[in-house]
RNA sequence: CGAGUCUGCCGGGCGAUCGCGGCUCGGCGUUGAAAAACGGACGGGUCGAGGAAAGUCGGGACUCCAUAGGGCAGCGCGGUGGGUAACGCCCACCCGGUGUGAGCCGGGGAAAGCGCCACAGAAAACAGACCGCCGGAGCGAUCCGGUAAGGGUGAAACGGUGAGGUAAGAGCUCACCAGCGUCGCGGGUAACCGCGGCGGCUCGGCAAGCCCCGCGCGGAGCAAGGCCAAGCAGGGAGCGAGCUGCCCGCUCGAUGCUCCCGGGUAGGCCGCAUCAGGCGCGCGGUGACGCGUGUCGCAGAGGGAUGAUCGCCGCCGGUCUCGCAAGGGAACGGCACAGGAUCCCGCUUAUAGGCAGGCUCACGAA
RNA sequence: GCCCCCAUCGACUAGCGGUCCAGGUCACGGCCCUUUCAAGGCCGCAGCACGGGUUCGAAUCCCGUUGGGGGCA
Repeated sequence: CGAGUCUGCCGGGCGAUCGCGGCUCGGCGUUGAAAAACGGACGGGUCGAGGAAAGUCGGGACUCCAUAGGGCAGCGCGGUGGGUAACGCCCACCCGGUGUGAGCCGGGGAAAGCGCCACAGAAAACAGACCGCCGGAGCGAUCCGGUAAGGGUGAAACGGUGAGGUAAGAGCUCACCAGCGUCGCGGGUAACCGCGGCGGCUCGGCAAGCCCCGCGCGGAGCAAGGCCAAGCAGGGAGCGAGCUGCCCGCUCGAUGCUCCCGGGUAGGCCGCAUCAGGCGCGCGGUGACGCGUGUCGCAGAGGGAUGAUCGCCGCCGGUCUCGCAAGGGAACGGCACAGGAUCCCGCUUAUAGGCAGGCUCACGAA
Repeated sequence: GCCCCCAUCGACUAGCGGUCCAGGUCACGGCCCUUUCAAGGCCGCAGCACGGGUUCGAAUCCCGUUGGGGGCA
């Protein structure tokens, strides 16, 4: 210098004018004896979207229903160990596949049972004989028996090579190799790894089919839920209702509750912004992260606020121009994805452009 | 805002891992029939929303995206 891989981060900056939302102070106005309260109008101060605010996919906080109880059903997850409030997230490691490599992708059980495996093929799973091979019967066509070594089919065909063996063959037997199971020893918290012995054990795939094993999950969701105000017209049915599938259990219950029809309202306040919080430093840990300490206060609407214009700068694009060139100048255009609505931690998806770092391969030099 | 459901020719739909280069009805186009039109008969056109995964094999199973619909004071 080229090609690649992984990780972290930014995602326009400064200023001016006008405008918008929250909070606060002052003044003014209204009510009131005052204290004070309220205010749509004035002035000042201060704060005012994101890395994804998005999808609503996973997990939690919070609220109500039992202080969330038991069983069945159902749902989710799945190598091991750890982190965390928790997770399907994150970290480290293990195994398999793949890549020259940095890396990337995958992960319980098919040797518990059921089911499925189209077409082709003889046969698709406790095996099985279409052709072929071998033996026997028959003059023969052919029939009976043995055989999975050979043929071809298929996504997939019941270990591989060699020798012995046999009528022909076959783990039928043996040697080596591959795999599996099991036992022992050693290492590791564990997944697992290494070594040695034994067993001819050779056992197809699919569990994002049912299922089995282990772990987890009670349900609903801020339109949860609580308070206030305003307004209306009641009527009918049932005896149970709630814990949102079923059973048990628990709680409440005739001035009650539930359901249906009809009528009324379409207002306000709380929840609601201080937290698993951000940043800095130190310590522990391989790491995710934890502990200690200092510091900061950082949106809260309810027809729903962050915008517009201008100047300077930055980045990108083509054009013009100066210059031999490196490069410089000018005007123009562009600067993504997208915007809170109870909050938080993750994942996923969208994203112009840019920055930093680790590592690998190839080439060259020392 | 919170929660739930759905997506197959132009329209309505069947499908439930293979027998599906997806079947049916209406619509549309052509031909036949008829003096002509309608009805009828034959033939044709046209579709699994998109991307990835599981599997030998996906409209079907799983994940994500897009679009549409419904409920909740």